This is a predicted structure of a 71-nucleotide RNA (transfer RNA) from Rhinopithecus roxellana. Taxonomically the source falls in Rhinopithecus (Eukaryota, Dipnotetrapodomorpha, Tetrapoda, Simiiformes). The prediction has a mean pLDDT of 80. Rfam family: tRNA. Rfam describes the family as follows. Transfer RNA (tRNA) molecules are approximately 80 nucleotides in length.
[in-house]
RNA sequence: CUAUGGGUGGUUCAGUGGUAGAAUUCUCGCCUGCCACGCGGGAGGCCCGGGUUCAAUUCCCGGCCCGUUCA
Numbered sequence: 001c002u003a004u005g006g007g008u009g010g011u012u013c014a015g016u017g018g019u020a021g022a023a024u025u026c027u028c029g030c031c032u033g034c035c036a037c038g039c040g041g042g043a044g045g046c047c048c049g050g051g052u053u054c055a056a057u058u059c060c061c062g063g064c065c066c067g068u069u070c071a
Stems, first nucleotide, its partner, number of pairs: 003068005010024004018054001025043006047063005
């Protein structure tokens, strides 16, 4: 350089045109003599810009980053 996969809470992963879910994490409460376990509540996210659309995390274009591949 060419082609190609990916980017979603602090971490690991789902998701799909109609405002995003789980595990873990943190925090508060209950339980306990204390801790842990367990139970319940809460916090925390769609890489950036533009386009299409009534509506974009999803579709399209460009950029950035990570990986794979060819030379």